[in-house]
Context: one part of a larger RNA
């Protein structure tokens, strides 16, 4: 290479756009490149193979035959793949008309809570643990009432609810803005489906510059426990945590399951629509569909746990990756980054 794989054994890129490639709906015609059939040249000689012959045989030799997947050139065939014309409406996509939604961005803006200030009541205590003590407090604390100032996060409703590619998103209004769902015709007419580079986007923590700082809190002190205690636990406490602007580029980035398509028993919950029957002012109840998201199960898969129309069945396309464990996701070089490090990625050796 062939083969054989990727939920948990080693294997799906963290996630999209989307270039080159590869794959590609249904019909006419035409073509003849692929393809498929005949023909003729060529396919050296030896060798392999058949068949005869020669050295007593044999290994060896010699004659003759055949084969020789190929190439080229011709002559045809036209289903399939290609290519040109030309037609279609189911794939894709547009309009119209509804309808849901923490999708995203910016600007406002609400209470409720916890520090802090100030001021009034008040007097000895508060606080914390298993239990203490560091710590607050007669300079009046804890507590409770009224006024302030500021910063984060949005209880209840809230839900295997709901949007989003993914990361992830939750008071309320507003602007701007991206997707999706139905339903009706009506119109483009195959515009499609993957996609290596490439380009974006990407939790937390981090890093750079400038703010901000209630509360929490690495590191840091103390005080406890303890043989010890660089820890759980307790006072307290600076980066961060929050904002703007720029970089980081990684995560058990997880559904550990790549993306599109078709096909294959059912049962039962929920959410957005649509349509209909019947009761009904109406709501709601049924029932049918479409689209999402649980849960539980048949066949069929699986090593086996499971998965089961949301496949991990049973096909088709395309990409990504795996190939003993360790040494390693490391070294050197190569991009990339201020750093931190990320990315591409051996081998010796050894079991």
């Nucleotide at each position: 290479u062939u083969g054989g794989g990727c939920g948990u054994a080693a294997a799906g890129c963290g996630g999209g756009u989307g270039u080159a490639g590869g794959c590609g709906g249904u019909u006419u015609a035409a073509u003849a490149a692929g393809u498929c059939a005949g023909a003729a040249g060529u396919g050296a000689a030896a060798g392999c193979c058949c068949u005869g012959g020669g050295c007593u045989c044999a290994a060896c030799c010699c004659a003759g035959g055949a084969a020789g997947u190929g190439c080229u050139u011709u002559u045809g065939a036209a289903a399939c793949u290609g290519u040109u014309a030309g037609a279609c409406u189911u794939g894709a996509g547009u309009a119209u008309g509804a309808g849901a939604g923490a999708g995203g961005a910016u600007g406002g803006u609400g209470g409720a809570a916890u520090u802090c200030c100030u001021g009034g009541u008040g007097u000895a205590g508060c606080g914390g643990u298993g239990a203490a003590a560091u710590g607050c407090g007669u300079a009046g604390a804890u507590a409770u009432c009224a006024g302030g100032a500021g910063g984060a996060a949005c209880a209840u409703c809230g839900g295997u609810g709901g949007c989003g590619a993914a990361g992830g998103c939750g008071g309320c209004c507003a602007u701007c803005u991206g997707g999706c769902u139905c339903a009706u015709u009506a119109c483009u007419g195959a515009c499609g489906c993957u996609g290596a580079g490439a380009c974006c986007c990407g939790a937390a923590a981090g890093c750079g510059u400038g703010g901000g700082u209630a509360g929490c809190a690495a590191a840091c002190a103390g005080g406890a426990u303890u043989a010890g205690a660089u820890a759980c636990c307790c006072u307290g406490g600076u980066a961060g945590u929050c904002c703007a602007c720029g970089c980081c580029g990684u995560a058990a980035a997880c559904g550990a399951u790549g993306a599109a398509c078709a096909c294959u028993u059912g049962g039962u919950g929920u959410u957005g629509g649509u349509g209909g029957u019947g009761u009904u002012u109406g709501a709601c109840c049924c029932c049918a569909u479409c689209a999402g998201u649980g849960c539980c199960g048949g066949a069929g898969c699986u090593a086996a746990c499971g998965c089961g129309u949301u496949a991990a069945g049973u096909g088709u396309u395309c990409c990504g990756c795996c190939u003993g464990g360790g040494g390693a996701g490391u070294a050197c070089g190569g991009u990339c980054g201020c750093a931190a490090g990320a990315u591409u990625a051996a081998a010796a050796c050894u079991c």